[in-house]
Molecule: small-subunit ribosomal RNA
Organism: Candidatus Nealsoniibacteriota bacterium
RNA sequence: UUACUGAGGAUUUGAUCCUGGUCCAGGAUGAACGCUAGCGGCGUGGAUAAGGCAUGCAAGUCAAACGGCCCCACCUUUCUUUGAAAGAUGGGGGAGUGGCGAACGGGUUAGUAACACGUAGAUUACUUAUCCCUUACACGGGCAUAACCCACCGAAAGGUGGAUUAAUUCCCGAUAGUAUCGCCGGAUGAGGCGAUUAAAGGAGUAAUCCGGUAAGGGGAAGGUCUGCGGCCUAUCAGCUUGUUGGUAAGGUAAUGGCUUACCAAGGCUAUGACGGGUAGGCGGAGUGAGAGCUUGACCGCCAACAUUGGCACUGCGAUACUGGCCAAACACCUACGGGUGGCUGCAGUCGAGAAUAUUGGACAAUGCGCGAAAGCGUGAUCCAGCGACGCCGCGUGCUUGAGGAAGUUCUUCGGAAUGUAAAGAGCUUUUCUCCGUGAACAAGUUUUUAUAUUGAGCGUAGCGGAGGAAUAAGGGGGUGCUAAUCACGUGCCAGCAGCCGCGGUAAGACGUGAUCCCCAAGUGUUAUCCGGAUUUAUUGGGCGUAAAGCGUCCGUAGGCGGUUUAAUAAGUCGAGUGUUAAAAGCCAAGGCCUAACCUUGGAGAUGCAUUCGAAACUGUUAGACUAGAGGUCGUUAGGGGCUGAUGGAACGCACGGUGUAGGGGUGAAAUCCGUUGAUAUCGUGCGGAACACCAAAAGCGAAGGCAUUCAGCUGGGGCGAUCCUGACGCUGAGGGACGAAAGCGUGGGUAGCAAAAAGGAUUAGAUACCCUUGUAGUCCACGCUGUAAACGAUGGACACUAGCUAUUUGGAGUGUCGACCCUCUAAGUGGCGAAGCUAACGCGUUAAGUGUCCCGCCUGGGAAUUACGGCCGCAAGGCUAAAACUCAAAGGAAUAGACGGGGACUCACACAAGCGGUGGACCAUGUGGCUUAAUUCGAUAAUAAGCGAGGAACCUUACCAGGGCUUGACAGACUAGUGAAAGCCUGCAGAAACGUAGGCCUACCCACAAGGACACUAGCCCAGGUGCUGCAUGGUUGUCGUCAGCAGGUGCCUUGAGGUGCUCCCUUAGAUGGGGUAACCUGCGCAACCCUUACUCUAUGUUUCAUGUGUCAUGGAGAACUGCCUCAGACAACGAGGAGGAAGGUGAGGAUGACGCCAAAUCAGCAUGGCCCUUUGAUGCCCUGGGCUGCACACGUGGUACAAUGGGACCGACAAUGGGUCGCUAAGCCGUAAGGUGGAGCUAAUCCCAUCAAACGGUCUCUCAGUUCGGACUGAGGUCUGCAAUUCGACCUCACGAAGCCGGAAUCGCUAGUAAUCGCCAAUCAGCAACGUGGCGAUGAAUACGUACCUGAGUCCUGUACUCACCGCCCGUCACGUCAAGCGAGCUGGGAACAGCCGAAGUCCUCACGAAGUGGGGCCUAAGCUGGAUUCAGUAAGAAGGACGAAGUCGUAACAAGGCACCGGUAGCGGAAGCUGUCGGUGGAAUACAUCAUUU
Repeated sequence: UUACUGAGGAUUUGAUCCUGGUCCAGGAUGAACGCUAGCGGCGUGGAUAAGGCAUGCAAGUCAAACGGCCCCACCUUUCUUUGAAAGAUGGGGGAGUGGCGAACGGGUUAGUAACACGUAGAUUACUUAUCCCUUACACGGGCAUAACCCACCGAAAGGUGGAUUAAUUCCCGAUAGUAUCGCCGGAUGAGGCGAUUAAAGGAGUAAUCCGGUAAGGGGAAGGUCUGCGGCCUAUCAGCUUGUUGGUAAGGUAAUGGCUUACCAAGGCUAUGACGGGUAGGCGGAGUGAGAGCUUGACCGCCAACAUUGGCACUGCGAUACUGGCCAAACACCUACGGGUGGCUGCAGUCGAGAAUAUUGGACAAUGCGCGAAAGCGUGAUCCAGCGACGCCGCGUGCUUGAGGAAGUUCUUCGGAAUGUAAAGAGCUUUUCUCCGUGAACAAGUUUUUAUAUUGAGCGUAGCGGAGGAAUAAGGGGGUGCUAAUCACGUGCCAGCAGCCGCGGUAAGACGUGAUCCCCAAGUGUUAUCCGGAUUUAUUGGGCGUAAAGCGUCCGUAGGCGGUUUAAUAAGUCGAGUGUUAAAAGCCAAGGCCUAACCUUGGAGAUGCAUUCGAAACUGUUAGACUAGAGGUCGUUAGGGGCUGAUGGAACGCACGGUGUAGGGGUGAAAUCCGUUGAUAUCGUGCGGAACACCAAAAGCGAAGGCAUUCAGCUGGGGCGAUCCUGACGCUGAGGGACGAAAGCGUGGGUAGCAAAAAGGAUUAGAUACCCUUGUAGUCCACGCUGUAAACGAUGGACACUAGCUAUUUGGAGUGUCGACCCUCUAAGUGGCGAAGCUAACGCGUUAAGUGUCCCGCCUGGGAAUUACGGCCGCAAGGCUAAAACUCAAAGGAAUAGACGGGGACUCACACAAGCGGUGGACCAUGUGGCUUAAUUCGAUAAUAAGCGAGGAACCUUACCAGGGCUUGACAGACUAGUGAAAGCCUGCAGAAACGUAGGCCUACCCACAAGGACACUAGCCCAGGUGCUGCAUGGUUGUCGUCAGCAGGUGCCUUGAGGUGCUCCCUUAGAUGGGGUAACCUGCGCAACCCUUACUCUAUGUUUCAUGUGUCAUGGAGAACUGCCUCAGACAACGAGGAGGAAGGUGAGGAUGACGCCAAAUCAGCAUGGCCCUUUGAUGCCCUGGGCUGCACACGUGGUACAAUGGGACCGACAAUGGGUCGCUAAGCCGUAAGGUGGAGCUAAUCCCAUCAAACGGUCUCUCAGUUCGGACUGAGGUCUGCAAUUCGACCUCACGAAGCCGGAAUCGCUAGUAAUCGCCAAUCAGCAACGUGGCGAUGAAUACGUACCUGAGUCCUGUACUCACCGCCCGUCACGUCAAGCGAGCUGGGAACAGCCGAAGUCCUCACGAAGUGGGGCCUAAGCUGGAUUCAGUAAGAAGGACGAAGUCGUAACAAGGCACCGGUAGCGGAAGCUGUCGGUGGAAUACAUCAUUU
């Protein structure tokens, strides 16, 4: 300088930030499975049972090493011809001897944690057949043996004996440059002498070639040794006796305890020995930005193995895959005597498994073995076959084609989508089928030339021609992450799902269809690895509260370390050299049409070794220094420690005095003590424990901890000063010491307190809280235990980085006679705070800031402060410390709400103060319940219950029984037919509906007809539903609440949720107003505007009245605004009072109801999505009758009463709102009355209801009683409405005359024209169950000190584990089910050892026989047997804990002060959570005080 180079998301919450795990998107595979499938190229394919194997093949070759045999050709000889025999030559073929090969090639990964592998070296401690080069030699003899033949044994495999023979087989002698030994010489080197030690021939006419022997060199291959490197486990901590070394010997190609004898007692280990588990190693491969992590298929290198174990032989080479011996297991043959075998070679087979191919062709090429060569052999290899197993390439057509065809799906019914897609038209022919042609790979070999000849693959690749769109598309997905959506079906079912999660009647998440998205001959799923994951963090994390600082200190190893000089060169840095195989990967070229694939070249290969160099830093060595550290002297504060004394108060006990009935205790009580004299009080004595005030935020100590006072002994610290040592320092794995309380052991002691225990209370219970007692213990001595919320939840050391202030101790300065004060300084202890840090809270020179060094610890929650094992302990227990399984969270900080048996402030008929009620009686009415054929439905805390219903005898009516109708009681449209239709009347059957028969009337538009309108009949679209869903909805409504709140814009603060504004002070009915203020404004609410009412004026005047007037009515205007005065207040807002005024501080009342809450109410008022019922037994429609009124009972709302403030009788007075023509109805008359009759007037300020009323006033009577109170119930007789009063109406008269004498617990309304009392009117309505409801007027009070309490509400602060928001959350036992793991009397199996016995083959040693060899003996040893230990699994009665599981039981432990603050350690106790004692923490609320800080 150039190039390459890093993506996130979902999920904890009401929301937020953080911590933290889980899951997803990518790539990969020797894969498997599902669905699907046209072709080719190149690769690749038994990963499990190193389990067992039928069959064939996988190592032979050489006749130019050798004898013999056989065959063919030809020649010669002999025999009597055919012919036979013998011999020679040439060619061919086997068995055998001999040589070479068979130790390569091919397979597999069991074992192995090792010099096995990798890398770099060493070998003066070694070997090598074949190959190459050089030198020399090969002379003379000999003994055998297989084959063949004969005889014999055996079923076979095979074997024994005899006889004969060859060689490049074997032996002897000679030679000796080589080697060994001995001797001499010499310096160890050179040298000399002696002894011993080799050989093979074959072919050829020959030349010559191929061999043989010895030696030297090379090449290549191998053996051995060493440094360094690469797995897990310490719940494996000690291991080792050939072990470590030496001497000697043996052995080997060679070093060596490799082996043996003797001697010595060593060797390894925390830098992990030994043990256990797992595993072939590497080049490389996958992934990744990289560092790394994972992996070791194919290809290559190395190792190891060949049924299991042992052993040697041969040989250059083996302890030998297709050689041998022995043992074992297995399999096969057998005549039962005995034999045979080893696919982890290529195919193939069985088995096991999710799973892995043909019993193919050829030696044409490449290579290997043998051979002189031709050649032979070669399941190495080259090819083919099978498998979408992978990578790469090609195709399934191209152009045109709109009326956007049909079909299908959706639809807002208009249309849209599929979709130029199809059809249709034109074109092309890769591929396919057929025909023809047709390579390369071939180089060599034939002794040279020439000639001839060699292809398994293959009639393949390629090329040419013909035909015809012809032969060729699927898989997955569509809620989010994550590209792509609708309809139907289903209804927490069926099912989906990687995570969060979907599904309970409108599912974009299930199933189907349509459509869309992604990839494509594939596509998905599963498994595994890397990535994302900075989630083990070297790059690149953390530890106050999220997981995480050891309770504290001392100190070993180790790590780190002040200033300076010199040397060195281990680390470090630079350069060179060697190596780091090839292949792979990268770059550049090239070859197959391209690509995959292949070929060639280049660079690189971070490592190791070695050489040279540099000397800053680190190390090392030597020397020096004083700033770190330590020491010395002086001085100083202190509850530092240990021991011994000592003092007073309190308490208890004992004794004595005084004194009398209680005391004690609690929320209230009781147990308890007391007339045998308590409590109280005085005196004396005794006892043990703890030390008030001082006292503090203070002091000391490493921590735990430490307090009367005095004395003794003793540790540490601070300050000041000079001097001394001279880096002596920091940290600290293991280790050691100390270590609250409780607890344990032994012995004392015991006043008070007090686990356990007992009793009394409380309570549903109370194994508790409260009370009365009370034992361990608390105290002392000695010993153990070793844990705490052992906390600052903050390891130690050093350095640096603003301050202010308080306090403790020391020093200095100024000053003073001295002190106080003041200033400076050092060391502590606190508070607030700059910068900075932090997720935030907060920390902030006493850091949680900025850096360095060392140690400890963490890696999701639970299981688990657990199990097993080990160590410690007398025990209790402590330390160390998992897994299976299970969840998708667990958690930290902060935010907004909600809640609190938390706090502050404020308000309301909320309480209080009052008045009157309800709850008791009877009745009315509504509801629940019960009943019923039906008792229709809805409303159900406040916010249902005289509510929907402001009128259930029929109707209403929705319910029930029965009888009927089916285009329908009701709407629109069409077709056809008929006819006026309709209406009215009558008869018959019937309960009616309805059916049937007859009669009357008969024609609207149009001149008639047709047609229209209307009706009926038949048909076809459709009607109808008070059927369901108020949890699909609209609309309307209740409630908090007429409470004062709710929200937005901009700005500001916070990482953010969010906050601010809207908090605070004063004030208000009010978020009303004012002040202040990082806020300034705004909207919906409040208020005002609207209506009624109170006063005045004015206009008009139907009625009224004789007129006028205007009580009055209608309309308009005015008036009230804290406007004026005084006081108070921040001078403001505003408040208190006063004047005036009809009215005074929103004058009174109404209408008006913010954002929202309760899935609140209503599908039955209406509307409405969806669903359901409708051919005949309708959930529709009509009708009759019944029911909604039913009655052991319970509740709500009312009426009337219980009487004298009253009842009755008579007389008298005063209202307002309203209503009326299918109506109100007057006068008059009749009836005791309800009412009847009557009919005037009135469409209403005129007439009527309506005397306009009652309470009230006056007079008389009743005289306290179940009454002259009360009127229920019942009987009789009537009236009225209506088709009809039986179920089931109201009213009248007479008679009857019940309960009830003021109402338990509890509870409701009301603050002024109100409550209370009194009547009047109206709606609905034929009538009325109205005592209800809505209005109207009449008479007309009492009380409010006040806000502690009850209820509700608002604002602020606070705590929270709640957010479905306290009707919340949540803990433990018990019961049931499922699951995994641990313990467990035992039982079973495997591994690795140990001890002993036995001991094959075989090497070695030894003995005998003359050699070879055979036989005997011995050492070692595989397998086997016995034994006790060890380890790992499997299984198991039983007992115990854990996890999980929509609606089980018991309690209520925790979260708010959680109702006894909680939690930690420890001890006792208890069904359980838990309770209690003791020490500790704040991770406790509230309140008070003090101190500090801030402001003035």